Context: one part of a larger RNA
RNA sequence: UUGGGCGUAAAGCGUCUGUAGAUGGUUAAAUAAGUUUAAUGUUAAAUAUUAAAGCUUAACUUUGAAAUGGCAUUAAAAACUGUUAAACUUGAGUAUAAUAGGGGUAAAGGGAAUUUUCAGUGUAGUGGUGAAAUACGUAGAUAUUGAAAAGAACACCAAUAGCGAAAGCACUUUGCUAGGUUAAUACUGACAUUGAGAGACGAAAGCUAGGGGAGCGAAAAGGAUUAGAUACCCUUGUAGUCUUAGCUGUAAACGAUGGAUACUAAAUGGUACUUUGUACUGUUGAAGCUAACGCGUUAAGUAUCCCGCCUGGGGAGUACGCUUGCAAAAGUGAAACUC
Numbered sequence: 001u002u003g004g005g006c007g008u009a010a011a012g013c014g015u016c017u018g019u020a021g022a023u024g025g026u027u028a029a030a031u032a033a034g035u036u037u038a039a040u041g042u043u044a045a046a047u048a049u050u051a052a053a054g055c056u057u058a059a060c061u062u063u064g065a066a067a068u069g070g071c072a073u074u075a076a077a078a079a080c081u082g083u084u085a086a087a088c089u090u091g092a093g094u095a096u097a098a099u100a101g102g103g104g105u106a107a108a109g110g111g112a113a114u115u116u117u118c119a120g121u122g123u124a125g126u127g128g129u130g131a132a133a134u135a136c137g138u139a140g141a142u143a144u145u146g147a148a149a150a151g152a153a154c155a156c157c158a159a160u161a162g163c164g165a166a167a168g169c170a171c172u173u174u175g176c177u178a179g180g181u182u183a184a185u186a187c188u189g190a191c192a193u194u195g196a197g198a199g200a201c202g203a204a205a206g207c208u209a210g211g212g213g214a215g216c217g218a219a220a221a222g223g224a225u226u227a228g229a230u231a232c233c234c235u236u237g238u239a240g241u242c243u244u245a246g247c248u249g250u251a252a253a254c255g256a257u258g259g260a261u262a263c264u265a266a267a268u269g270g271u272a273c274u275u276u277g278u279a280c281u282g283u284u285g286a287a288g289c290u291a292a293c294g295c296g297u298u299a300a301g302u303a304u305c306c307c308g309c310c311u312g313g314g315g316a317g318u319a320c321g322c323u324u325g326c327a328a329a330a331g332u333g334a335a336a337c338u339c
Stems, first nucleotide, its partner, number of pairs: 004310003007293002012307001014201004021194003025088003029084003033081002035077009049065006091191001092188004096183004103177007110154001114150008125136002162169002206247006215241002220236004258306006266284008288295002312339003321332004
């Protein structure tokens, strides 16, 4: 390479857009590039195959024969693929009318709680734990009442509910904005699918600069526990968590299941719509598949197309090199050796 695979054994890029490429709906026509058939030529000899012959046999040697395949030329075929010009409407898209939604982004507003400050009442404890102590408190704490400030998060509703490509999205209102679904027509007329490179987005943590800092809280300090305790528990507490502008580009980024199209029993919930239906989202299960677990019209079934990836364990996602990054690191990614 061929082949076999990728839910859990090695293996689906975190997700999307899209270039090249690959693949591609229906009808009739032309063409003959691919394709198929035939003929001719060529593909040295030796070797190899095969039929004989010769050395006593064999190896060996000699003679003859047949190729398959490749290339070129010529002649034909026209189903399929391609190409050319033409047409179609079912794929795809556009317009119109409805409609659901925590989709995105910006601004404004709200109440509960927490902490702090000020003022009043009030007096000896509070806090914390398995039990304690560190800690706070007669310079008046904790508790309680009133006022003010700040930051962060939005109880109930709330749901095997919704939306989004994924990451993700939830107090309320408004502006701007994207996508979906449904219905009936009209229009375009294959405009499609996938997608190497490439580009965009991408939780948390982390980084740079400016702001902010209530609560929580890596690090750190102290108190306990313990044989020890660089921990679990407690009292504090810095970065961070929040925001603006950039960077980073990774996660058990999971449905551990790439995308598209078609087909293949039923039963029973939910959501949206104009409700005999379509789209989405769950559960149980025919056939079938699977090593089993399980999957089962939302397939891991039956098929086709395109991309990605795997090839024993360790060494190792390491070394070296290169690219990216402020750095941390990320991407790409071996071998020796060993079992």